[in-house]
RNA sequence: GGCUGUGUAGCUUAGUCUGGCUAUAGCGUCACGCUCAUAACGUGGAGGUCGGGGAUUCAAAUUCCCCCACAGCCA
Numbered sequence: 001g002g003c004u005g006u007g008u009a010g011c012u013u014a015g016u017c018u019g020g021c022u023a024u025a026g027c028g029u030c031a032c033g034c035u036c037a038u039a040a041c042g043u044g045g046a047g048g049u050c051g052g053g054g055a056u057u058c059a060a061a062u063u064c065c066c067c068c069a070c071a072g073c074c075a
Base pairs, nucleotide, nucleotide: 001074002073003072004071005070006069007068010027011026012025020058029045030044031043032042033041051067052066053065054064055063
C1' cells in the first nucleotide's frame, strides 16, 4: 500500500439478514429488604447521543459515502 472483518452501558453482549412504537440481557454499580455482621438471595433505581461526520428516507444501531481505532490476510 491492497483486501476482509469488528466497533452498541464500566465489562461481555442480543438486535443489522428483511429500516418501523420507547435500543436488549447478564455481570458490575447504587439504594432498600433479609442477617449480630458479611456473603448469598430478593425488590427497585441509575447508567447508551449504537466509534465520528455526512447522505437517502415520513422514519436509520440497521441502507450508502468519507474518516478514525482495532484485528486478520496478501504484498
RNAcentral holds the sequence, with entries from ENA. The RNA shown here (transfer RNA) has 75 nucleotides and comes from a Candidatus Woesearchaeota archaeon. Its Rfam family is "tRNA". The family's RNA type in Rfam is transfer RNA. Taxonomically the source falls in Candidatus Woesearchaeota (Archaea, Nanobdellati). Its mean pLDDT, the model's own confidence on a scale to 100, is 81.